[in-house]
Transfer RNA from Candidatus Sodaliphilus fimicaballi, 72 nucleotides, folded computationally. Lineage of the source: Bacteria > Bacteroidota > Bacteroidales > Muribaculaceae > Sodaliphilus. It matches the Rfam family "tRNA". It is annotated as a transfer RNA.
RNA sequence: GCUGCUGUAGCUCAGGGGUAGAGCACUUCCUUGGUACGGAAGAGGUCGCGGGUUCAAAUCCCGCCAUCAGCU
Numbered sequence: 001g002c003u004g005c006u007g008u009a010g011c012u013c014a015g016g017g018g019u020a021g022a023g024c025a026c027u028u029c030c031u032u033g034g035u036a037c038g039g040a041a042g043a044g045g046u047c048g049c050g051g052g053u054u055c056a057a058a059u060c061c062c063g064c065c066a067u068c069a070g071c072u
Stems, first nucleotide, its partner, number of pairs: 001071004006066002010024004018055001026042005048064005
């Protein structure tokens, strides 16, 4: 230098045009003499960045950035 994968909550990952989700973690409450386990509720996201297509983009297209892998 070229090619490809990945980028979504604190962490691990779903979701592939029509209101952004799960598990774990976190907060509050219930339960207990107390802790753990368990139960209920909640908070937390400009979906890596910029542009394009579309009535509508996390999703499709282009460019860039980062990570990983391969080729030279």